The part of an RNA shown here (small-subunit ribosomal RNA, 5' domain) has 573 nucleotides and comes from a Bacilli bacterium. The sequence was found in a public genome assembly. Taxonomically the source falls in Bacilli (Bacteria, Bacillati, Bacillota). Model confidence (mean pLDDT): 81 of 100. Rfam family: Bacterial small subunit ribosomal RNA. Rfam links the family to the GO terms ribosome and structural constituent of ribosome.
Context: one part of a larger RNA
RNA sequence: GGAUGAACGCUGGCGGCAUGCCUAAGACAUGCAAGUCGAACGAAGGGAUCCUUUGAUAACAUAUGAAUCUUUAAGAGCUUGCUCGAGAAGCCUAAUUUGUUAGAUUUGGAAUUUUCCCUUAGUGGCAAACGGGUGAGUAACACGUGGGUUACCUACCUCUAAGAUGGGGAUAACAAUUGGAAACGAUUGCUAAUACCGAAUGUGAUCUAUGGAUUAAAGAAGCCCUUAAAGCUUCGCUUAGAGAUGGGCCUGCGGCGCAUUAGCUUGUUGGUGGGGUAAUGGCCUACCAAGGCAACGAUGCGUAGCCGAACUGAGAGGUUGAUCGGCCACACUGGGACUGAGACACGGCCCAGACUCCUACGGGAGACAGCAGUUAGGAAUAUUCGUCAAUGGGGGAAACCCUGAACGAGCAAUGCCGCGUGAGUGAUGACGGUCUUAUGGAUUGUAAAACUCUGUUGUUUGGAAAGAAAGGUAAGAAGAGGAAAUGCUUCUUAUUUGACGGUACCAUUCAAGAAAGCUCCGGCUAACUACGUGCCAGCAGCCGCGGUAAUACGUAGGGAGCGAGCGUUAUCC
Numbered sequence: 001g002g003a004u005g006a007a008c009g010c011u012g013g014c015g016g017c018a019u020g021c022c023u024a025a026g027a028c029a030u031g032c033a034a035g036u037c038g039a040a041c042g043a044a045g046g047g048a049u050c051c052u053u054u055g056a057u058a059a060c061a062u063a064u065g066a067a068u069c070u071u072u073a074a075g076a077g078c079u080u081g082c083u084c085g086a087g088a089a090g091c092c093u094a095a096u097u098u099g100u101u102a103g104a105u106u107u108g109g110a111a112u113u114u115u116c117c118c119u120u121a122g123u124g125g126c127a128a129a130c131g132g133g134u135g136a137g138u139a140a141c142a143c144g145u146g147g148g149u150u151a152c153c154u155a156c157c158u159c160u161a162a163g164a165u166g167g168g169g170a171u172a173a174c175a176a177u178u179g180g181a182a183a184c185g186a187u188u189g190c191u192a193a194u195a196c197c198g199a200a201u202g203u204g205a206u207c208u209a210u211g212g213a214u215u216a217a218a219g220a221a222g223c224c225c226u227u228a229a230a231g232c233u234u235c236g237c238u239u240a241g242a243g244a245u246g247g248g249c250c251u252g253c254g255g256c257g258c259a260u261u262a263g264c265u266u267g268u269u270g271g272u273g274g275g276g277u278a279a280u281g282g283c284c285u286a287c288c289a290a291g292g293c294a295a296c297g298a299u300g301c302g303u304a305g306c307c308g309a310a311c312u313g314a315g316a317g318g319u320u321g322a323u324c325g326g327c328c329a330c331a332c333u334g335g336g337a338c339u340g341a342g343a344c345a346c347g348g349c350c351c352a353g354a355c356u357c358c359u360a361c362g363g364g365a366g367a368c369a370g371c372a373g374u375u376a377g378g379a380a381u382a383u384u385c386g387u388c389a390a391u392g393g394g395g396g397a398a399a400c401c402c403u404g405a406a407c408g409a410g411c412a413a414u415g416c417c418g419c420g421u422g423a424g425u426g427a428u429g430a431c432g433g434u435c436u437u438a439u440g441g442a443u444u445g446u447a448a449a450a451c452u453c454u455g456u457u458g459u460u461u462g463g464a465a466a467g468a469a470a471g472g473u474a475a476g477a478a479g480a481g482g483a484a485a486u487g488c489u490u491c492u493u494a495u496u497u498g499a500c501g502g503u504a505c506c507a508u509u510c511a512a513g514a515a516a517g518c519u520c521c522g523g524c525u526a527a528c529u530a531c532g533u534g535c536c537a538g539c540a541g542c543c544g545c546g547g548u549a550a551u552a553c554g555u556a557g558g559g560a561g562c563g564a565g566c567g568u569u570a571u572c573c
Stems, first nucleotide, its partner, number of pairs: 001573004006569005013419006019412002021377001026375003030372003035126003040123002043120006050109002057102005063096002069090004075084004133330003143254007152247002157243007165199001167197002174189006204215004219235005256302003263293003268290008305327004309320004332353005355366004383409001385408003391405001392403004422453004432444005457514001458510001461507003467500001471496009517562005522543003528557005538545002
């Protein structure tokens, strides 16, 4: 000099973009963070539909019709061509009356006769293994990089080939009885399915002694039709192959310290048989052999997530691993499996432990290293905010639902970048301050005042985005298929959707009005005098300064540097 996830002191106008518990992987009140599908299924409830009742409100028609306005007018005034004007007619509707139609809402009932719509506890499917957090552990094939897998798996997705026949028995929900303070159950009975189980078939797949053996499935919605059957369309289902994507395992090389750690190892090293796994393998087991590693650092101890990268440096190198991206590990501590294509599973299960809470003392409940927030610790780190509008994810045929992912807003000079705090003219070189050789002069200083401008930001008022395209709905056109219709694919037109936000931005009003500090001035190192103090009080990064004229302490004037910041501390180069 550069840098920082910084902190502290003094100060502080605005905007854009970033960043924000580095310490206690301490403990957590409260809310939210993973659901969805009724087009898989039975059931329950509500509404419409039927009868009766109510009738907000709107539209139309009819009648009455104030005031205003228009036309006219007895008459009056005088400025003799203008003004005022009782009354009459027309227009227009505020309001009111009556009728008709539509109809939000509403009372009571009937019947389960049909159809339609909505809601949901349960069975069932998919998702929950992603996304989000943290870095405790780990010196390891954990990571990086290059290979291998003839030793392997892969739901959803795409393509290809073949199929989808015919049956059965249960069970939740529900009802009844019943245990318990609760959490949660128990018994009996009824019922459905894309839930479960046989039989058939075998394109294929697996095993094989080449004779053979084993092995699958599920329907739903729409259209057509008087109904049924059949058929068609779409979404699903089964078997097999291929792809894509994602993973498992093995391996060469690479990246910390200590030798004041020198020997380590018995499933240890290898073989055979067996087991286990998706798969290789002492991964496990029985038997056999006695091996294997190590000064090219084994073993032990300490420390540590690794990388892309970041900082610094001319480079070589050194240091770091916040944010962003990739991989790994973990989810109160330790262990275990279940389900599943995938977990040994953060918001799943079981066991043990510590802790907190409830209890009727018999027994139960919990896990923020998700987003906010609390408490503790600390020098120190934010809102119990908005929206699913966009992007992305899960479910669904879709509408849509969910999403503290995400997008946004709030707080903080924490950082980087940009802008402003005015510009021009202006000498009587004003007043005041400071210094002085003191009736004088120097400096502050074009600085001020004064005059003329400008309007960035601010303020007032008004206008006002892009981010929105898909998808849906309505109408239309084309294509393949089909007997036709529905549907499918593509396209055109119209319409619908914005948290941020009435924000950015644009125009406009006002007015120099509202916006400058911090550190330093002995040398290094840019910048000097006066007074006070008198080895005192104090300063200090190093050298050092202070004991009566201190450019080094304190104050003042002046000056230097940086500037919405400036200095100090800490750490790295």